SAM riboswitch aptamer (S box leader) from a Chloroflexota bacterium, 105 nucleotides, folded computationally. It was read from a public genome assembly, where an Rfam model found it.
[in-house]
RNA sequence: AAUCUAUCGAGAGAUGUGGCGAGGGAGUUGGCCCAAAGACCCACACGACAACCUUUAAGACCUUCUUAAAGGUGCCAAAGCCAAUCCGUAAGGAUGCGAUAGGCG
Numbered sequence: 001a002a003u004c005u006a007u008c009g010a011g012a013g014a015u016g017u018g019g020c021g022a023g024g025g026a027g028u029u030g031g032c033c034c035a036a037a038g039a040c041c042c043a044c045a046c047g048a049c050a051a052c053c054u055u056u057a058a059g060a061c062c063u064u065c066u067u068a069a070a071g072g073u074g075c076c077a078a079a080g081c082c083a084a085u086c087c088g089u090a091a092g093g094a095u096g097c098g099a100u101a102g103g104c105g
Stems, first nucleotide, its partner, number of pairs: 003103006013046001015045005023034003028084004047076001049074001052072009080097001085094003
């Protein structure tokens, strides 16, 4: 790389400093939004959120579950920004694509 499982309308920085310089918002198209008052991205610093995995501790109705802490990850504009194809009068649902975690290899 491929593949399997779970989750994706909750939550928390459009943080600061330095670098770069024109696109960016996770494939494509359209809309909308961000961007020379410097976005996106990179490095560093501080902070926040969450609870997938591991460990430890406490508790319980003890094959397991709950809570807390630490560690490995993740994440901190707008629903994965919205729509597209199929079903449905609609609300909504399904598929596909993608992201993250854990497994397999």